[in-house]
RNA sequence: AGAGUUUGAUCCUGGCUCAGAACGAACGCUGGCGGCAGGCUUAACACAUACAAGUCGAACGAGAAAGCCCUUCGGGGUGAGUAGAGUGGCGCACGGGUGAGUAAUAGAUAGGAACGUACCGAGGGGAUCGGGAUAACCACGGGAAACUGUGGCUAAUACCGUAUGAUGUAGUAAUACCAAAGGUGGCCUCUACUUGUAAGCUACCGCCCUUUGAUCGGCCUAUUUCCCAUUAGCUAGUUGGUAGGGUAAUGGCCUACCAAGGCAUCGAUGGGUAGCUGGUCUGAGAGGAUGAUCAGCCACACUGGGACUGAGACACGGCCCAGACUCCUACGGGAGGCAGCAGUGGGGAAUAUUGGACAAUGGGGGCAACCCUGAUCCAGCCAUGCCGCGUGUGUGAAGAAGGCCUUAGGGUUUGAAAAGCACUUUCAGUAGGGAGGAAAAGUUAGUCGUUAAUAACGGCUAACCCUGACGUUACCUACAGAAGAAGCACCGGCAAACUCCGUGCCAGCAGCCGCGGUAAUACGGAGGGUGCGAGCGUUAAUCGGAAUUACUGGGCGUAAAGCGCGCGUAGGCGGCCUGAUAAGUUGGAUGUGAAAGCCCUGGGCUCAACCUAGGAACUGCAUUCAAAACUGUCAGGCUAGAGUAUGGUAGAGGAGAGUGGAAUUUCUGGUGUAGCGGUGAAAUGCGUAGAGAUCGGAAGGAACAUCAGUGGCGAAGGCGGCUACCUGGCAGUGUAUUGACGCUGAGGCGCGAAAGCGUGGGGAGCAAACAGGAUUAGAUACCCUGGUAGUCCACGCCGUAAACGAUGAUUACUAGGCGUUCGGAGUGUUAACCCUUUGAGUACCGUAGCUCACGCAUUAAGUAAUCCGCCUGGGGAGUACGGUCGCAAGGCUAAAACUCAAAGGAAUUGACGGGGGCCCGCACAAGCGGUGGAGUAUGUGGUUUAAUUCGAAGCAACGCGCAGAACCUUACCUGGGCUUAACAUUCACUGACAACCCUAGAGAUAGGGCUUUCCCUUCGGGGACAGUGGGAUAGGUGCUGCAUGGCUGUCGUCAGCUCGUGUCGUAAGAUGUUCGGUUAAGUCCGGUAACGAGCGCAACCCUUAUUCUCAGUUACCAGCAUUAAGUUGGGUACUCUAGGGAGACUGCCGGUGUUAAGCCGGAGGAAGGCGGGGAUGACGUCAAGUCCUCAUGGCCCUUACGACCAGGGCUACACACGUACUACAAUGGUAGAAACAGACGGUCGCGAAACUGUGAAGUGGAGCUAAUCCGUAAAACACUAUCUCAGUCCGGAUUGGAGUCUGCAACUCGACUCCAUGAAGUUGGAAUCGCUAGUAAUCGCAGAUCAGCACGCUGCGGUGAAUACGUUCCCGGGCCUUGUACACACCGCCCGUCACACCACGAAAGUGAUCUCAACCAGAAGCACGUGAGCUAACCCUCGGGAGGCAGCUUACCAAGGUUGUGGCCGCGAUUGGGGUGAAGUCGUAACAAGGUAGCC
Repeated sequence: AGAGUUUGAUCCUGGCUCAGAACGAACGCUGGCGGCAGGCUUAACACAUACAAGUCGAACGAGAAAGCCCUUCGGGGUGAGUAGAGUGGCGCACGGGUGAGUAAUAGAUAGGAACGUACCGAGGGGAUCGGGAUAACCACGGGAAACUGUGGCUAAUACCGUAUGAUGUAGUAAUACCAAAGGUGGCCUCUACUUGUAAGCUACCGCCCUUUGAUCGGCCUAUUUCCCAUUAGCUAGUUGGUAGGGUAAUGGCCUACCAAGGCAUCGAUGGGUAGCUGGUCUGAGAGGAUGAUCAGCCACACUGGGACUGAGACACGGCCCAGACUCCUACGGGAGGCAGCAGUGGGGAAUAUUGGACAAUGGGGGCAACCCUGAUCCAGCCAUGCCGCGUGUGUGAAGAAGGCCUUAGGGUUUGAAAAGCACUUUCAGUAGGGAGGAAAAGUUAGUCGUUAAUAACGGCUAACCCUGACGUUACCUACAGAAGAAGCACCGGCAAACUCCGUGCCAGCAGCCGCGGUAAUACGGAGGGUGCGAGCGUUAAUCGGAAUUACUGGGCGUAAAGCGCGCGUAGGCGGCCUGAUAAGUUGGAUGUGAAAGCCCUGGGCUCAACCUAGGAACUGCAUUCAAAACUGUCAGGCUAGAGUAUGGUAGAGGAGAGUGGAAUUUCUGGUGUAGCGGUGAAAUGCGUAGAGAUCGGAAGGAACAUCAGUGGCGAAGGCGGCUACCUGGCAGUGUAUUGACGCUGAGGCGCGAAAGCGUGGGGAGCAAACAGGAUUAGAUACCCUGGUAGUCCACGCCGUAAACGAUGAUUACUAGGCGUUCGGAGUGUUAACCCUUUGAGUACCGUAGCUCACGCAUUAAGUAAUCCGCCUGGGGAGUACGGUCGCAAGGCUAAAACUCAAAGGAAUUGACGGGGGCCCGCACAAGCGGUGGAGUAUGUGGUUUAAUUCGAAGCAACGCGCAGAACCUUACCUGGGCUUAACAUUCACUGACAACCCUAGAGAUAGGGCUUUCCCUUCGGGGACAGUGGGAUAGGUGCUGCAUGGCUGUCGUCAGCUCGUGUCGUAAGAUGUUCGGUUAAGUCCGGUAACGAGCGCAACCCUUAUUCUCAGUUACCAGCAUUAAGUUGGGUACUCUAGGGAGACUGCCGGUGUUAAGCCGGAGGAAGGCGGGGAUGACGUCAAGUCCUCAUGGCCCUUACGACCAGGGCUACACACGUACUACAAUGGUAGAAACAGACGGUCGCGAAACUGUGAAGUGGAGCUAAUCCGUAAAACACUAUCUCAGUCCGGAUUGGAGUCUGCAACUCGACUCCAUGAAGUUGGAAUCGCUAGUAAUCGCAGAUCAGCACGCUGCGGUGAAUACGUUCCCGGGCCUUGUACACACCGCCCGUCACACCACGAAAGUGAUCUCAACCAGAAGCACGUGAGCUAACCCUCGGGAGGCAGCUUACCAAGGUUGUGGCCGCGAUUGGGGUGAAGUCGUAACAAGGUAGCC
């Protein structure tokens, strides 16, 4: 410090997710030791049991027992003035626990005045004289118990009176009022008496009053302290005053009276949540989250209320009452409160021992010893956290075996292995030793202070004695032995770490992206690796990253986001100069900011964690001093901002009134006749009852052509004939005037298109709804004919629009250019007008700058300032609920659950478009001939079958693989038989093998017989072949063409596809390759931020067309000779053959074109503009085809999915399709006679002549290894004859019979021949195919395959046309451009209803719980007022009584409780509503292209 994730890719916006730290944690796996810390976050749920607050005999009275001893047996002594109890004092208000309540009666920080304070410190003063009770105890009772009654005795530092009283309290003062308690130790100088005690004295501890301090506490103020405005108004003791009461004290704290205030958008009131802080976690910081442990404060103690006592409480281990709960009970009544420490149950994912000790620290009591102390110190449990240590070291090792992987060679480090050898011993273990935490107190002695004192008290010194829970302490030493001690997670990317096997969209993983459908580095296991390590992972919650709430530090044209527009209140901000002030601001000082913590520097535990000392810091608040620039405030001035006045100007600015013509419609009258209207085409509709057309007249409503303009005006909405009246505003110029009067603007107020609503008018045209006609699969639409609200007017509502410049208002500054509107000034000009300049408005282009880009650019989206509004992922949703406005429709305000990992902006490259432009192609058109109809052949589908083997599927499968299935082929089926195998390699042994014959069998095969003696040799043996045996292995046309290679098809012989460098762009990318011409062509030229290059094009290659040359047999024959015949001699001129050359290049001429490329025409030429044809197929597309040509990964089979054999099947047949052949006839058929090719093949072959057969063929065998011989007859054509339009002398299917040939074999299932038979068919619907010249059409010939089988295929030649105006349309393609929501790329994407399942939410008759409020009833305990006839010790008394007090009663207040009602919130709820999500459901096709009716608000 960043990373992953939207896209084909890019930049941006934006969310989601991850890496870090941290935790009172929990869970999973694992677990050696120690130190230091921490340990119910949930039920403030309920609690058994024990303990947690007592102590004092130096305040007081009283006072046992056991035991022991003695005894006269009655008892006594001791225990012992002990235990225990009581009165009294102090404490129990601390310490300890918890966080329910509390949003301010609280906390933090800083202040304040009207207060209290036991114990403690200091000062001053005092402590007189008396009195009456009462518990304990005794007696008698009540009760189950808890407890309690009556009577009697008694003490005090208990209680009461009195004296004295102030520097105390009250009061101006006079004056009035208020106190006490003694105890213990010691001593006799004085007094008393009998030692010795008492009075007394003395010391100490207490007591009373008072002042003061300290400590602690009460009260008040300011600032600050969470969320909701879908909580906007709250408040009657309320706010203030006066008087009084009350309190320790101020105060409506309380009461009476008076006034009507007080609080609140700077958030009152209400609701929700919450103890606050120092701090803790995180973060660079600012912040955010949090408030366990430790520390400060607060609150609470079963729930609610209340007071008492006391210095202090409205009291955790006190009291009273009410309530709930639990327990005891004799049923009458009682007892209790672990949120103390342990512990139990419960809840929960989850949190410990019913431990030891007061040794230390601290607290209470006490003079003290001492007692108490679950505070505390320790121990126990728990890896809960932090920190430290260990689980060995060296060699062995020149790297074993096994595992794993493997390219089968090896590799890996598993591995710095283990054993073995050598060494060490921390920790744990055993044994021994052994600090510190302990200082006091006490006793004795001495000394100092004090004192009258050698008491006592305090300090110091010395000695003695004594105190440790932890504790078998820490630590040290010895002993033995590598001995007792390693796991967890991860390994697709983020993110360090990779292979094999298993699984096969299953099982599963997953933080995000995403893995898994047969080769998974992502699932599970293994080997290996990486990380951390006594831990490691997961989960929850927090901060960070997140600049993703932006103060530091974001945005708003198009991504989310500028209110539709204005006026204006509060608020915020505000021109120039001078002076004052000091609120803000800045600096210094002082106080405070507790300690702990964090940080720094030291120190102590062996280190560290931890502990400890000092410092710094605590960014704050308060007080005070100073400064005066800026802001504020006050005062004075100025004119540049802003207004006002004055004279003209422009304008669809507004309101009401009047008025005009054109047009539409209707009515009326005339003329006139058959249609009109409407559409893509029609129909509905109108019209012979006279339409439409045309002419005249009338009525009525609405809108204002031309002018008219990115012209004008207005804040926006908006405003358009003309006239006058009323009226608002802008702009310019000059002068005068006011003197900052300004800007913005939350709430508020007003205006606000269209549609809509209300009332009343009006209604020509247009026109939702509606009706009809069309279209369509449907058509509730688009089109047509009609047509009502409405549109218009008046008044009143509504208050929204894509109300847009998707751009808030104001001010200032920052290059220009060019239009236009309205002003001003100036030059020229008679004027019109032109030019220059200056303001205001309104457009376009553009520099800097900005922007993600597009773009904006003095009218900013630039640079700055002020103010307002708004945004924070998509959906749910601008929805629900609530509130508010509205007559309604609806508007404004405005969520959540749930769900997704995206949604989005701009730009890029493609692809696509029922977008555009240019161009090409037998693409259309123009032609010729076909297919589709018939029969047959052939292939396919389907069906059938034991099998009908398999593949190919739009073009680009279908006479395709198959250049040829009777057996074989053959892969399929049935049956029979084989298992190291039919085939390959290797080992051992044996031997030749083979051939032939016989038998069985369908054959494979099995048995038998006959015959036979391989080759080389160094004689050891070796090789080939065959047989037997065994293991490795063979074999597979089994699967996967979606694991592959190779090959092929296709777009397409289309003209394209790219690269290097440079340049442009943030980038994807662009440029080049676009543009103007041109070409068959990205062919060439010109231009050009491009310059070059590569693969394609073209050319080079083959063939054909002309010619030359060389050669002349098997070819040829002009001339010579010869023959039936180039037959032969001869010849090589010609033809021809096959080698080598030439030739064609827009080279020449003219025109045109840019002086180009080129094009047009011409000449010459065999050929002319690529001469014709072929081969040649760029980058790529289709997961195109092929695992059945071959090769090959993986998987599968192995007495079978292998191999052999026989037979069958691939040839089936209601049917459908493709491709062909033959036809339908006279451009023909038949018959006769007779011409003219090219190419190719031939020795397991072609096969002549001749003969036989009607023929297929047969016999025959010359010649030929081929320019020699053979196949070989070319056919159509042409000639002659005949047929004469018919199912025929057309057509030949089908069938019967008889044959030929090939072959082991023609039954299933061959071809051909002859005789006979003679089907459909008379030119073919919709639709569709080929072809542009030696082409189509037509005619035959040959070849491959092949024993045989050709209508197929591949070649060859013969005869030989027609047409092309042209590019509108169909199809395909190329280039440029445009739109896009597509990128699997239009066979794309995608919307809504319906149906089904699930989820959350809203409404809902109602129902349940809870809270608050209001009214009323009620009224425990308690304090207070009143009363007090009953009772009554202290004081007074005249002895009668009184004062005072108590019980009781009553009243006021008041808790629980009750009744009624309003409101809020939550739960449930038949039914219902929309929403979301789901596999491939249904119906349509709304959007994205002009999305097929542009889309949207």